[in-house]
RNA sequence: CCGGGUGGCUGGGCGACCGCUGGCGGGGCAACCCGCUGGAGGAAAGUCCGGGCUCCACGGGAAUACGGUGCCGGCCAACGGCCGGCGGGGGACGCGCCGCAAGGCGGGAACCCCAGGGAAAGUGCCACAGAGAGCAGACCGCCACGACGUGGAGCGAUCCACCUCGGGGCAAGGGUGAAAGGGUGGGGCAAGAGCCCACCGCGCCCCCGGCGACGGGGGCGGCAUGGCAAACCCCACCGGGAGCAAGGCCGAAUAGGGGCGGCCGGCCGAGCAGCUUCGGCUGCGGAAGCAGGGGCGUUCCCGCCCCGCCGCCCGGGUUGGCCGCGUGAACCCCUCGGCGACGGGGGGUCCAGAGGAAUGGUCGUCCAGUGUCGCGAGACAUGGACAGAACCCGGCUUACAGGCCACCUGGCACC
Numbered sequence: 001c002c003g004g005g006u007g008g009c010u011g012g013g014c015g016a017c018c019g020c021u022g023g024c025g026g027g028g029c030a031a032c033c034c035g036c037u038g039g040a041g042g043a044a045a046g047u048c049c050g051g052g053c054u055c056c057a058c059g060g061g062a063a064u065a066c067g068g069u070g071c072c073g074g075c076c077a078a079c080g081g082c083c084g085g086c087g088g089g090g091g092a093c094g095c096g097c098c099g100c101a102a103g104g105c106g107g108g109a110a111c112c113c114c115a116g117g118g119a120a121a122g123u124g125c126c127a128c129a130g131a132g133a134g135c136a137g138a139c140c141g142c143c144a145c146g147a148c149g150u151g152g153a154g155c156g157a158u159c160c161a162c163c164u165c166g167g168g169g170c171a172a173g174g175g176u177g178a179a180a181g182g183g184u185g186g187g188g189c190a191a192g193a194g195c196c197c198a199c200c201g202c203g204c205c206c207c208c209g210g211c212g213a214c215g216g217g218g219g220c221g222g223c224a225u226g227g228c229a230a231a232c233c234c235c236a237c238c239g240g241g242a243g244c245a246a247g248g249c250c251g252a253a254u255a256g257g258g259g260c261g262g263c264c265g266g267c268c269g270a271g272c273a274g275c276u277u278c279g280g281c282u283g284c285g286g287a288a289g290c291a292g293g294g295g296c297g298u299u300c301c302c303g304c305c306c307c308g309c310c311g312c313c314c315g316g317g318u319u320g321g322c323c324g325c326g327u328g329a330a331c332c333c334c335u336c337g338g339c340g341a342c343g344g345g346g347g348g349u350c351c352a353g354a355g356g357a358a359u360g361g362u363c364g365u366c367c368a369g370u371g372u373c374g375c376g377a378g379a380c381a382u383g384g385a386c387a388g389a390a391c392c393c394g395g396c397u398u399a400c401a402g403g404c405c406a407c408c409u410g411g412c413a414c415c
Base pairs, nucleotide, nucleotide: 001411002410003409004408005407006406007405008404009403010402012366013365014364015363016362017361018360020039021038022037023036024035025034026033027032041386045397046396048395049394050393051392052391053243054242055241056240066239067238068237069236070235071085072084073083074082075081086116087114088113089112090111095106096105097104098103117234118233122232123231124228125227126226139174140173141170142169143168145166146165147164149162150161151160152159153158182200183199184198185197186196187195201223202221203220204219205218206217207216208215209214247323248322249321250320257314258313259312260311261310262309263308264286266290267289271284272283273282274281275280292307293306294305295304296303330349331348332347333346334345335344336343337342367384369382370381371380372379373378
């Protein structure tokens, strides 16, 4: 310099004026006023996962059902998160092999992706296309054999080539497909084929390395069990429910409930208490009913509804108020251990708490950005992404104009 990638930060600055709101201080009887000071995010979002906190439920263990997780080791309060590895897939330039070339194959940096346990326990599915898709299959094709025929060669017996048909062999090539029962090369064969051989792959056994996932080497096997578990299923592990409208406290007027006392009250009277010569008598009795009173429908009939008054006390609830509610797995700096996630130590800081819900608006100026004009210096205009707390925290996912920084890796050139 030319590529290929990863991670992080920021996401308008300053000033003036007018507002909103938490805290502290002062003034005021109070309403309120004044001063100082704090006032959205990296995602506050989706509410997907894990916790704290609160209430409810719950003797212990096991099993079943349901839901979730799923390579290995570690981190963490915990996790489906994070870190480091392993395995598989992808991966530019250049490299190796084959090839005249086009190209093919191999190996492969940083980095990216993986719901990455089990498919020789069982069940199920494999669309379309295709001859055949799960006890595989033969369309084209290849190969001999036989029959009829045609053509050619030959004096001739006969031979060669081809068309069609027949019953066979094969699975190399073509074709279909996401996938066609190992791959490449060689031998072999009528043609072929793990039929045989070498290498690779696969399976089993042994040895070595690693905590482990797994890796390396050797031997044996001629290849046997195609894929799908984000289909049922099997295995291992984990899992009480609901959520701040959780939950707790204080509690007005009015209405309604209960108790006590006083006053008033027509009839009847369930019932209660006392006395009794057992026949009843006396007292209480606003439970119901009748009567009465009141209200509504203009009035009557009629219908519906309501009905002691006063005082004191008790308890429940509504409006409302307070707590929960921000000192916390907190943030910043330094240092130590660790590859890292993270952990230990030291120092410093207090950093929104609203409640129909504040965190805003206007103006000036500057900085990016964009457009027009201009050869140019520049001038003018425009103009700031996604989005906004609501109990809190750790993650994940999703949205995001623009700007900045750092790092990894390949190639070339120069020193």